Record summary
Model confidence (mean pLDDT): 76 of 100. Bacterial RNase P class A from an Anaerolineae bacterium, 373 nucleotides, folded computationally. The sequence was found by an Rfam model in a public genome assembly. Rfam family: Bacterial RNase P class A. The family's RNA type in Rfam is ribozyme.
């Protein structure tokens, strides 16, 4: 210098005028409603609502089944399907990236196309061998060759496929084959060593002992009670009951149990007809809070110290216009000028994550290649 990998930060600035929400102060003709003034007012994702919690009510959140989720190991955390570190597998020359990564001898099931056959101690298309039959040749017996089929043996060679149980040498046989043997490779068990562990490594044993798929059912382990801020609480305003059924109904959800409440004819509850309301306050922002520093730790993170107070709308405020600057593009031009544009987006109980969107700018670490000193 070129090409890359990875981690993090930022997300237009200043001013003027008008306007909106919240809050405080002052004034008065005291109003949530007027006038004046001060302070403050979106994000890194406020988004998707996909996980996990807090909080609230139902019972103090119970039991069993069903159902759903998760799944290498260790750590962090309030918790998690998140994060950090490590292992293993795969990809890349490399920095680095990706992985739902428990179990396939518990059982059931699945495998397009191709292929003879897709998992059975399976299959026989080509093929190898034997027996039998026919024919031909040589011919005493017999031997050789060719052909045949609802014969027998074989699982080696060829072929199909993502996948058909490894390689090499030998034994063996009619022909062959882990059929058997040695070695190598694989897998599994056991033991030693290293490691908290996953795991790695060495040794040893094993009638060749291993096909694949569990984001197929399933098995094993762990987790999950339900509903959600329209939760829930307080206050105010308003109304009118009637008909039919009824012994059970509701919290409570898929089911059963259990439990609490309401009710059992003065009748809960259900269906239908009819009537009323749809306002205010609270929950609601001092919090698993932000910033800086120190210490512990590889890190995620934690502890401690100092410091800051930082939106609360309810049909939903957070805006509009102008000027200057910044950035980008285009044009005219050559000190410059003009015009246009300014990413994604936007609170609604809160918090931690994940995922998705994002113009431009800035910083750090590392890799590969080249050139020069």
């Nucleotide at each position: 210098c070129a090409a890359g990998u990875u981690g993090g930060c930022u997300g237009g600035g200043c001013g003027a005028u008008c306007g909106c929400g919240a809050u405080c102060c002052u004034g008065c003709a005291c109003g949530u409603u007027c006038a004046g003034g001060g302070u403050u007012g979106a994000g890194g994702a406020a988004a998707g609502u996909c996980c996990g919690c807090a909080c609230u009510c139902c019972a103090u959140a119970g039991a069993g089944c069903a159902u759903g989720g998760c799944g290498c190991c260790g750590g962090c955390u309030a918790a998690c399907g998140g994060c950090c570190g490590g292992g293993c597998g795969g990809g890349g020359c490399g920095a680095c990236c990706c992985g739902a990564c428990g179990g396939a001898u518990a059982g059931u099931g699945c495998a397009a196309c191709a292929g003879a056959g897709a998992g059975g101690u399976a299959u026989a298309u080509u093929g190898c061998u034997g027996a039998c039959g026919a024919c031909u040749u040589c011919g005493u017996a017999g031997a050789a060759g060719u052909c045949g089929g609802a014969c027998a043996g074989c699982g080696a060679g060829g072929g199909u496929g993502a996948a058909a149980c490894g390689g090499c040498g030998g034994u063996g046989u009619a022909a062959g084959a882990g059929a058997c043997c040695a070695c190598c490779g694989g897998c599994a068990g056991c033991g030693g060593c290293a490691g908290u562990a996953a795991u790695g490594u060495c040794g040893u044993u094993g009638g060749a002992c291993a096909g694949g798929c569990a984001a197929a059912c399933c098995c094993c382990g762990c987790c999950a009670g339900g509903a959600g801020c329209a939760a829930g609480g307080u206050c105010a305003a308003g109304c009118a009951g009637g008909a039919u059924g009824a012994a059970g109904g509701a919290g409570c959800u898929g089911c059963u149990c259990g439990u609490u409440c309401c009710a059992u004819u003065u009748g809960a509850c259900a269906u239908c007809c009819g009537g009323g309301u749809a306002g205010a306050c609270u929950g609601c922002g001092c919090g698993a809070g932000g910033g800086c520093g120190u210490u512990a730790g590889c890190a995620a993170u934690a502890a401690c110290g100092c410091u800051c107070c930082c939106a609360g709308a309810u049909a939903g405020a957070u805006g509009a216009u102008c000027g200057c600057c910044a950035u980008u593009u285009u044009c005219c031009a050559u000190u410059g000028g003009a015009a246009a544009a300014u990413a994604c987006a936007g609170a609604a109980u809160g918090c931690g994550g994940c995922u998705u969107a994002u113009a431009g700018g800035c910083c750090g670490a590392c890799u590969u290649g080249g050139a020069c000193a």